Context: one part of a larger RNA
Molecule: small-subunit ribosomal RNA, central domain
Organism: metagenome
RNA sequence: CUGGGCUUAAAGGGAGCGUAGGCGGUAUGCUAAGUCGCCGGUUGAAGUCCGGGGCUCAACCCCGGGAUGUCCGGCGAAACUGGUGUACUUGAGUUGUCCAGGGGAUGGCGGAAUUCCAGGUGUAGCGGUGAAAUGCGUAGAUAUCUGGAGGAAGGCCUGUGCCGAAGGGGGCCAUCUGGGGACACACUGACGCUGAGGCUCGAAAGCGUGGGGAGCAAACAGGAUUAGAUACCCUGGUAGUCCACGCCCUAAACGGUGAGUAUUAGGUGUCGGGUGGGAGACCAUUCGGUGCCGAAGGGAAACCAUUAAAUACUCCGCCUGGGGAGUACGGCCGCAAGGUUGAAACUC
Numbered sequence: 001c002u003g004g005g006c007u008u009a010a011a012g013g014g015a016g017c018g019u020a021g022g023c024g025g026u027a028u029g030c031u032a033a034g035u036c037g038c039c040g041g042u043u044g045a046a047g048u049c050c051g052g053g054g055c056u057c058a059a060c061c062c063c064g065g066g067a068u069g070u071c072c073g074g075c076g077a078a079a080c081u082g083g084u085g086u087a088c089u090u091g092a093g094u095u096g097u098c099c100a101g102g103g104g105a106u107g108g109c110g111g112a113a114u115u116c117c118a119g120g121u122g123u124a125g126c127g128g129u130g131a132a133a134u135g136c137g138u139a140g141a142u143a144u145c146u147g148g149a150g151g152a153a154g155g156c157c158u159g160u161g162c163c164g165a166a167g168g169g170g171g172c173c174a175u176c177u178g179g180g181g182a183c184a185c186a187c188u189g190a191c192g193c194u195g196a197g198g199c200u201c202g203a204a205a206g207c208g209u210g211g212g213g214a215g216c217a218a219a220c221a222g223g224a225u226u227a228g229a230u231a232c233c234c235u236g237g238u239a240g241u242c243c244a245c246g247c248c249c250u251a252a253a254c255g256g257u258g259a260g261u262a263u264u265a266g267g268u269g270u271c272g273g274g275u276g277g278g279a280g281a282c283c284a285u286u287c288g289g290u291g292c293c294g295a296a297g298g299g300a301a302a303c304c305a306u307u308a309a310a311u312a313c314u315c316c317g318c319c320u321g322g323g324g325a326g327u328a329c330g331g332c333c334g335c336a337a338g339g340u341u342g343a344a345a346c347u348c
Stems, first nucleotide, its partner, number of pairs: 004319003007302002012316001014201004021194003025088007033081002035077007043069001049065006091191001092188003095184005103177007115149007125136002162169002206247006215241002220236004258315006266293012297304002321348003330341004
């Protein structure tokens, strides 16, 4: 390079926006770069193929022919691709009327519970476990009642339900704000898809500065268990968990399934709309999500199956035996922790 692949065998980038590039709807005119045909020129070693010849044959060698082809020039064709002009509306977008939603940000408010503080009642235990002990308690605990402080999290509703590109999002109210869907079919007229680099977002843990600190809880201490117990269990407990600002940039970041478009039986639930019928319960139908079961088809099978892993096309990323190793070295990034890019020797 050709070829084959990426749910689970190696392999989909964590996600989005978007640059270059690649790819691109319908009709028609022109063009003739790609494309195709013919002619001419140049190049066209050897070999292979065909014909003939030379070594006694052959291998081998020689001569001739033919063929595939590159390039240049000329003439021609115009379906397709490209270029250019005009037009179109179905792709895309805009507009109008509605709709659902834990989508995002900021501020405020409320209740339950834990803990702590003060006071009342009350007395000998409480707590914890497999059983215990450490621990707490006559300086009055646990229990119970009243009042107060403070922080964090949001019970029921809650649902294979909703929203978001992903990470993710759940008390109530207000303000600001993003996206989506249905219907109407008024407007623009291909404005589209993908996307190397790049930029932005990115759970938890971790880092810096300053706050905050109820509960929980790495580390740590003690009590148990045990042969030991640097654990599992128990009593404590600091970072942290929370807030603001700034970093870090990873994950079983998973649907282990990149994005887009089109096509290809159905059935049944559920969420949000529309239309028609019905007094209503509801029925029929349609659009958009989200599940289950299944046809054809696919698959090594498990299974997938209009939310494809089917049938096709476009673009990107990635894979090429196991270990060594996501290591070393170098580069880039980071305050650090480390991240990213990413080998080889050797070995099986």